């Protein structure tokens, strides 16, 4: 001193955690010692023993026992102190500071004084005598007190010693100590307690008291307290302190220390100096306990201790040795006060558990990249000290009073010797806030957690190890308090939007107040007494071996009271001014109110003409109206509402609000000049106004229109649209009192830069006026400087800068709900909680995304056109569905002729049987053999048995390499899993033009800016311009193919010629393939901004990127692949691996995608002719010749290819049939017979020739390419490949149609909007309804508690009065007071409840979609 947490990210507001420090603590783990403290916080619960107040024989007698002693009673003195405890009490109770109307035993201290009489009691069986005193009763004096005075009233005691003398004893003054009383200040919370009090509040007479005083009581008065909070209710001892804080505060009241109340509950007095008395009476109640039942007895909130309660608090211990109190002349005697011990880490202080060396960095654990790294100088090991243990031996102080006196203390503290590292660590925590990290175990399990949150197969957050950190005889947890919190803000905070301005105005009480002069001295200031108890804090010193703890001396002690002084300010008193307010008088203005009269437009209805089929209304329809005559139109009347233009960024009101003219009356406001002097200003509480709807009664009711009723729409539609409509809307007269009553902005004042506009004035200049034009005043906007603001945005009309006053606010939800009370005829409205629950809930601005928001702009997106698809047959893929298996993967676009560039065996990864088990394959070791080939038998095969034949390659001759067998470990091996551990690689967006940096700038931040603008482009291509300037990935170019040309080069191409075998010549031409060359908006012209650059046009083979092609930017999809390959975990290891047969992957009610074929005359047949490209080829392409009707076989030239092969190009052209049919279309399906490939051709291949001849007659909602050498069409090659294609990669020929154009559909890019979204509209979210579970309202009632009045009843007892009496005494007897009880009616708080309300929480219920986007009807009050 701060951190953590809402968000993609950010800055605020705000609330929740947390880090610190304390504690009479509790638990949980773990414990060596010692000094000092401290110890029922809960039942003021009940309480078994035992002690805790006695003492005095020097005050009496007496007995007893015995010769000095002992003790029951009378008496004094003390039992009122000490010791306990907080139940009660909001109070002169207690704290501070002052007062008088008082009392005071024992103590000091001055003065007197102590004389006569007389009398009871105790002494326990009962009668009867008898006895004493410091007992008690009477007289008298001094003397005190009362009172002017007369008078009236009160006194005494002795004891002890041989004396001296000593202790006692009365009265009186005085003094010390206590104690009682009174006032001022101070002392919690509640207004959901606003009134309260009859002895009350005064007075006077009397009483009473130790003393004042309604303290009592007669009598008179009506007061007295309260909003500065009475009364009432809750709660609570108080102080000094403690603790926490920088304070200022808060919060608290153990221990010590001060007051005060209490002793089972309640009342009560007595005795005494002092009591209404803890361990004393009396009486009631409750509860124990004894009892012979008749009646006694008690009182731990004194120490010990028990039970009970509780999360929790010691021993029935020593001792009167010290310090103190009691009596006592005195010794002394009692003292659970106090001294000490004991128990308990409760808490502070200190000590310790070793210390120094010691690397092979030891064993062992832990991890590991197997190299090591850690634990770790840590251990062993060596030296070496003993503080503390244990023993032993000495030994204080605590004593005061020369002697004797120590419980603590079996000899404590301290001292000495003496063994021997010896007897001695542990708790928490390691995601981040917080110091401190790995492995293993688990898998949203099991469990952490203080907030955030961790866990759903690689968990630094759970459980163990290891290892770290932190403290340390303790260490974590819980509780509870105070900081941190400026989160109740006095110091020191706020209300535009985050929580907060009363709708609004008037004005009481209060608070605040202009200028100037005097005076006083209440605030205020300054010195100075007085007190503020000691402890405690706090400075400084001492002393216990240090420290805690303790002593001394000293400083505070903000308060509170007295004196004595300043006089600026506040304040009061006088006394004046006029700038604030106010008043009168002119003039100006205005939808300012109230009342009355008056106007025309428009709507409806009526009535009457005219007119004849409609008309109305929607997005489209229908209900509705209409031949009984509507809409429509022409004329008249009616009636009830609201006032078009003017009209505004205008004007007027406190606000609500206010528009037709016109008159009455009234208020305001602004300017100008008089008057008065501060008369102001804000307001709690009060009172007045206050849209809209609503309510009462009475009118009115044209038009609109809640409900309502039909019509649509929809899945439904109690809705949105439609067509009817009834309160209501309007008027009088009342009530209501509320609204997103808003500038979400409370009133008054004074300062603090501009500019614009308007709207009412003055003045001035100017004019004949009027305008213009300048000053200034009030007002309304609009920019804006400083300033302020979390930021948006305020801004002389503040949300600046400042004074004043008032209302308000303190996390979200529960809730503005419940209750209580006020109002209101109701609706309702004011005031206004709490339990639970959340961790965020919100503001503003940011990036994005998204939108049934806008603007631009593109693109086979649309249109505009030519062919398809979808109907039908097949082929292929896919789903499904069957199966022993139908192996896996791919699934909107972007999965489905896709991996699969080619499943009959094989591939294969399934499935079924049958084998192997270090293994089909790699590498390492021993051994033995030899390569290798061929053959028999058994089997489906793999394999297994058994023969043959042969003796390999290199050598330095040791031997090596390869290869097979057997053998044992390490290990191979997996198309098991996870593409959501992954790496490579591919797809989409998308060849769209985006996507970024770096410096500055700007902004509190995220971010902006640049990349936006105006223009262009196919482009973020370029130009302009601009807080930008530059760069960089993409764009484009540079690469390849194609098109013209030049040159160079010719074989196997090309020409020529030919006897067709081939020969010769050349490079002109085609070609072929190296270098060039060309195009660059380079020129002309117009448009554009003098620009980019676009449009036309010239050259030219091409012309605006010339055509294709290769090239894929940051990034998205957790987007595809673990079956191409790598690869991490993870799993099988005689099986999930491997080997082989044989099936499957080709199955088939069915659905979908891509394709081939075709329906036919632009056609099919037949027959003849014609013209390509690019490619392949020795495991190969094959020519030709021959056979076959053919698929093809046979032979076999020629090629390792610009040479030979394959290789006849169809389409097209001519010519001929065919004549609109299921046909000479179409060709499926299927029989037959063959051919190839290959071990094999059933399952399950291609081809042929004959034969058969299905569906099909241009295809439904839908939907797809495709912009030019394109699309349509037509062949052709080629890879993979023994064989096998209608796919699939390529190559030529033939060759169009059309596009106005950018409003729709879909995609994408830009800027802007709006957002409650950010997993990012496949988003967020609301509510009823269902289930579960929490707290909580209301209730028929019912339990208890508190309490106020009223009346009856009265113990004990004190007062009073009678009676008896010498007596005011005893005793009788009444009287009023009076605890407990009792009746009755209330108030008030709390439990408990059938039943019932709404709230609150709860991964995946239901039904709809209300809000966020124009959220599909704007949304809200």
């Nucleotide at each position: 001193a701060g951190a953590g947490u809402u968000u993609g990210a950010u800055c605020c507001u705000g609330g929740c955690u947390c880090a610190g420090g304390a504690u009479g603590a509790a638990c949980g783990c773990u414990a060596g010692c010692g000094g000092c403290a401290u110890g029922c916080c809960u039942a003021a619960c009940a309480c078994a023993u035992g002690c805790a107040a006695g003492u005095c024989g020097u005050a009496c007698g007496a007995a007893a026992u015995u010769a000095u002693u002992u003790u029951a009673g009378u008496g004094g003195c003390g039992g009122a102190c000490g010791g306990g405890u907080g139940a009660g009490u909001a109070a002169c109770g207690c704290g501070u500071g002052a007062g008088a109307a008082u009392c005071u035993a024992c103590c000091u201290u001055u003065a007197g004084g102590a004389a006569a009489g007389g009398a009871a009691u105790a002494u326990a069986c009962a009668u009867a005598a008898u006895u004493a005193a410091a007992u008690c009763c009477u007289u008298a004096u001094a003397c005190g007190c009362u009172u002017u005075a007369c008078a009236g009233u009160g006194a005494a005691a002795a004891a002890a010693g041989a004396a001296a003398u000593u202790u006692g004893c009365c009265u009186a003054g005085a003094g010390a100590u206590g104690a009682g009383c009174u006032c001022g200040c101070g002392u919690c919370u509640g207004a959901u307690u606003a009134g309260u009090u009859a002895g009350u509040u005064g007075g006077u007479g009397a009483g009473g008291u130790a003393a004042u005083g309604g303290c009592u009581u007669a009598c008179c008065a009506a007061g007295a307290c309260g909003a500065u909070g009475a009364u009432c209710a809750g709660u609570a001892g108080u102080u000094g302190g403690u603790u926490u804080g920088a304070g200022a505060g808060g919060a608290u009241g153990a221990u010590c220390a001060g007051c005060c109340a209490c002793a089972u509950u309640g009342g009560a007095a007595c005795u005494g100096a002092g009591a209404c008395a803890c361990g004393g009476u009396c009486c009631a109640a409750a509860c124990u306990c004894c009892u012979a039942c008749g009646g006694g007895a008690g009182g731990c909130a004194g120490c010990a201790g028990u039970g009970g309660g509780g999360a929790a608090u010691u021993u029935u211990c020593u001792g009167c040795a010290a310090u103190g109190g009691g009596c006592g002349c005195a010794a002394g005697c009692c003292u659970g006060a106090c001294a000490g011990a004991g128990c308990a880490a409760u808490g502070c202080c200190g000590c310790g558990u070793g210390a120094g060396g010691g690397a092979u960095g030891a064993c062992g654990g832990u991890c590991u990249u197997u190299g090591g790294a850690u634990u770790g100088u840590a251990a062993a090991c060596c030296u070496c000290u003993u503080u503390u243990u244990u023993c032993a031996a000495g030994g204080a102080g605590g004593a005061a009073g020369u002697u004797c006196u120590g419980a603590c203390g079996u000899g404590u503290a301290c001292u000495u010797g003496a063994a021997g590292a010896a007897u001695a660590a542990g708790c928490a925590u390691c995601g981040g806030c917080u110091a401190a990290c790995u492995c293993c175990g688990u898998g949203c399990c099991a469990g952490c957690a203080g907030c955030c949150g961790c866990g759903g197969u690689a968990a630094u957050a759970c459980g163990g190890g290891g290892g770290a950190u932190g403290c340390a005889a303790g260490u974590g947890u819980u509780a509870u308090c105070c900081g941190g919190a400026a989160u109740u803000a006095u110091u020191g905070g706020g209300c535009g939007u985050a929580a907060a301005g009363c709708g609004u105005c008037u004005g009481u009480a209060g608070g605040u107040u202009g200028u100037u002069u005097a005076a006083u001295a209440a605030g205020u200031c300054c010195a100075u007494u007085g007190u503020u108890a000691a402890a405690g804090c706090u400075u400084g010193a001492a002393a216990c071996u240090u420290a805690a703890c303790u002593u001394c001396a000293g400083a505070g002690a903000u308060g509170c009271a007295g004196u004595g002084g300043a006089a600026a300010c506040u304040a009061u008193u006088a006394a004046a001014c006029u700038a604030g307010a106010g008043u009168a008088u002119a003039a100006u203005u205005g939808a300012g109110g109230u009342a009355g009269a008056a106007g025309g437009a428009a709507u409806u209805u009526c009535c009457a003409g005219u007119g004849g089929a409609g008309u109305g209304g929607u997005g489209a329809a229908a209900u509705g109206c209409g031949u009984a005559g509507a809409u429509a139109u022409u004329g008249g009347a009616a009636a009830g509402a609201a006032c078009a233009c003017c009209a505004a960024u205008u004007g007027c009101g406190a606000a609500g609000g206010c528009a037709u003219u016109c008159u009455a009356u009234u208020a305001a406001a602004u300017u100008a000049u008089u008057c008065u002097g501060a008369c102001a200003c804000u307001c709690a509480g009060a009172g007045a106004c206050g849209a809209a709807a609503g309510c009462u009664a009475g009118g009115g009711u044209a038009g609109c229109a809640a409900a309502u009723g039909g019509g649509a729409u929809u899945a439904g539609a109690u809705a949105c649209c439609c067509c009817a409509g009834u309160a209501g809307u309007c008027c009088u007269a009342g009530c209501c009192g509320u609204a997103a009553a808003c500038g979400a902005u409370g009133g008054a004042u004074a300062c603090u830069a501009u500019a614009u506009a308007u709207u009412a004035g003055a003045c001035g200049u100017a004019u004949c006026g009027a305008c213009c034009c300048g000053u200034u005043u009030g007002g309304u906007a609009u920019u804006a400087a400083a300033g302020c603001u979390a930021a948006c945005g305020c801004g002389u009309u503040a949300a600046g800068u400042a004074u004043c006053c008032c209302g308000c606010c303190u996390g979200g939800g529960g809730a503005g709900u419940a209750u209580g009370c006020u109002c209101g005829c109701a609706a309702g409205a004011g005031u206004g909680a709490a339990a639970c629950u959340c961790a965020a809930a919100g503001g503003a601005a940011u990036u994005g995304a998204c939108g049934g928001g806008g603007g631009c702009c593109c693109g086979c997106a649309c249109a505009a056109g030519c062919g398809g698809u979808g109907g039908a047959g097949c082929a292929u893929g896919u789903g499904g569905u069957u199966u022993a298996a139908u192996u896996c993967g791919a699934u909107g676009c972007a999965a489905c002729g896709c991996g699969a560039a080619g499943a009959a065996c094989c591939u294969u990864a399934c499935c079924a049987g049958g084998g192997c088990u270090u293994g089909a394959c790699a590498u390492a070791c021993u051994a033995c053999a030899g390569a290798u080939c061929c053959c028999u038998u058994u089997g489906a095969a793999a394999a297994a048995a058994g023969g043959g034949a042969g003796u390999g390659c290199c050598u330095u001759c040791g031997g090596g390499a390869a290869u097979g067998u057997a053998g044992a470990u390490a290990c191979a091996g997996g198309u098991g899993g996870u593409g959501c551990a992954u790496g490579g690689c591919u797809g989409u967006c998308g060849u769209c033009a985006g996507c970024u940096c770096g410096u500055g700038u700007c902004g509190u931040g995220a971010g902006a800016u640049g990349u936006u603008g105006g223009g262009u482009u196919a482009a973020g291509u370029c130009c302009c311009g601009c807080a930008a300037c530059g760069a960089g990935c993409g764009c484009a170019a540079c690469c390849c193919u194609u098109a013209u040309u030049u040159u160079u080069a010719g074989u196997u191409a090309c020409c020529a010629a030919u006897u067709c075998g081939u020969u010769g010549g050349g490079u002109u031409c085609u070609c072929u393939a190296g270098a060039a060359a060309g195009a660059c908006u380079g020129c002309c012209g117009g448009u554009g901004a003098c620009a980019a650059a676009c449009c036309g046009g010239a050259g030219g083979a091409a012309g605006g990127u010339g055509a294709g092609g290769a090239u894929g930017a940051c990034g998205u999809c957790a987007a595809g692949u673990c079956a191409g390959c790598a690869u991490g975990c993870c799993c099988c290891u005689u099986a999930u691996g491997u080997c082989c047969u044989g099936g499957g992957c080709u199955a088939c009610a069915c659905a979908c995608g891509u394709g081939c074929u075709a329906c036919a005359a632009u056609g099919g047949c037949u027959a003849a002719g014609a013209c390509a490209a690019a490619g392949a080829g020795u495991c190969g392409c094959a020519a030709g010749c021959u056979c076959g009707c053919g698929a093809g076989a046979g032979u076999c030239a020629g090629c390792u290819a610009a040479u030979c092969u394959c290789a006849u190009a169809a389409a097209c052209u001519u010519a001929g049939c065919c004549c609109a049919a299921g046909u000479u279309c179409a060709g499926a399906u299927u029989g037959c017979a063959g051919g190839c490939u290959g071990c094999a051709a059933c399952u399950c291949g291609c081809c042929u020739g004959c034969a058969u001849g299905a569906a099909g007659u241009u295809g439904g909602a839908a939907u797809u390419g495709c912009u030019a050498g394109u699309a349509a069409u037509c062949g052709c090659g080629g890879a993979u490949c023994a064989g096998c294609g209608c796919g699939c990669c390529g190559c030529g020929g033939u060759g169009a149609a059309u596009a106005c154009g950018u409003u729709c559909c879909c995609g994408g890019g830009u800027c802007u909007u709006g957002u409650a979204c950010a997993c990012a509209c496949c988003g967020c979210c609301c509510g009823u309804c269902a289930c579960a579970c929490c707290a909580u309202g209301g209730a028929a009632g019912u339990u208890g508690g508190u309490u106020a009045c009223a009346c009856c009843u009265u113990a004990a007892g004190g007062c009073a009065a009678a009676g008896c009496u010498u007596a005011u005494a005893c005793c009788u007897u009444u009287g009023a007071c009076u605890a407990c009880g009792g009746u009755a009616c209330g108030a008030u708080c709390a439990g408990c409840a059938a039943c019932u309300g709404g709230g609150g929480u709860g991964a995946a219920g239901u039904c709809g979609u209300a809000a966020c986007a124009a959220g599909g009807u704007a949304a809200c009050c």

Predicted 3D model of a 1421-nucleotide RNA (small-subunit ribosomal RNA) from an uncultured bacterium. Its mean pLDDT, the model's own confidence on a scale to 100, is 83.